[in-house]
Molecule: transfer RNA
Organism: Pyrinomonadaceae bacterium
Formats: sequence, C1' cells, structure tokens
RNA sequence: GGCUGUGUAGCUCAGUGGGCUAGAGCGCCCGCCUCAUAAGCGGAGGGUCGGCGGUUCAAUUCCGUCCACAGCUA
Repeated sequence: GGCUGUGUAGCUCAGUGGGCUAGAGCGCCCGCCUCAUAAGCGGAGGGUCGGCGGUUCAAUUCCGUCCACAGCUA
C1' cells in the first nucleotide's frame, strides 16, 4: 500500500426489512432490608449510535469518504 471486519451508556454487548420515546447486563447514585456490611429488592440518572457528506418524507440501519482499532496479504 491492498483486502476484510469492528466502532451503540463508565465497562461488556444486543438491535433493525429504513419508521415505536434507542435497549440489556454489570458499575456509579438514591431508597428498602440489616446492629452494620455483603447479598437481595425497588428506583433514578447516564447516549451527537466514531466524524463528515449523500439517498430518502424519514437513517443507528442503505451508499461514499475520512479517522481509530483488529486480522489477512504484498
């Protein structure tokens, strides 16, 4: 340099034939329980869906390009 894949919450990840208010587990915070802690139970908060552009009435989803990371290859 070429090819392929991945990029979604603090972490690990799901998601879709283009349309519901974008989700789960763990963690953090609050509450319940306890003499107290852990475990358990309940709740709240947290997101430019990697960036930019295109297609579309509508894009996390499709297309292009760029960036980062991983793999293969010369």